[in-house]
Parts: sequence; structure tokens; C1' cells
RNA sequence: AGGGGAGUGGCUCAAUGGUAGAGCAGUGGUCUCCAAAACCACCGGUUGCGAGUUCGAAUCUUGUCUCCCCUG
Repeated sequence: AGGGGAGUGGCUCAAUGGUAGAGCAGUGGUCUCCAAAACCACCGGUUGCGAGUUCGAAUCUUGUCUCCCCUG
């Protein structure tokens, strides 16, 4: 330099154009003599950052940044 893949709550990951969710973590509660476990609830996101297409974009197109792999 060229090619491919990944980027979404604190962490690990879903969501293949139509309200962004789950598990774990955190907080509160129930239970218990206390704690753990279990159960219930809550909290937490400008979907890496821009631009475009569309009535509507995490998703399609494009630019760019970071990381991983391959070729040279």
C1' cells in the first nucleotide's frame, strides 16, 4: 500500500429498513437470626465519528478513526 472482519448500556452479545433488547454487573425490595442463593423491580445507550439515500437507518451507500486477520 491492497483485501477481509469487528466497533451497540460498565462487561459479553442480540436486533438483516418500522418503539434499541437480553444475560452478567450495579441499586432497592421480598425471603433469612445474619449472609449467600432464589425471586421481583429499578438504573444505565446520542448504536465509534461525519455525510448521503429513505416517510422511516444499528441495519443500505460513502468518507473517516481505532482494533484484529491475510497478501506484498
A computed fold for a 72-nucleotide RNA from Saccharofermentans sp., annotated as transfer RNA. The prediction has a mean pLDDT of 83. Rfam family: tRNA. It is annotated as a transfer RNA. The sequence was found in a public genome assembly.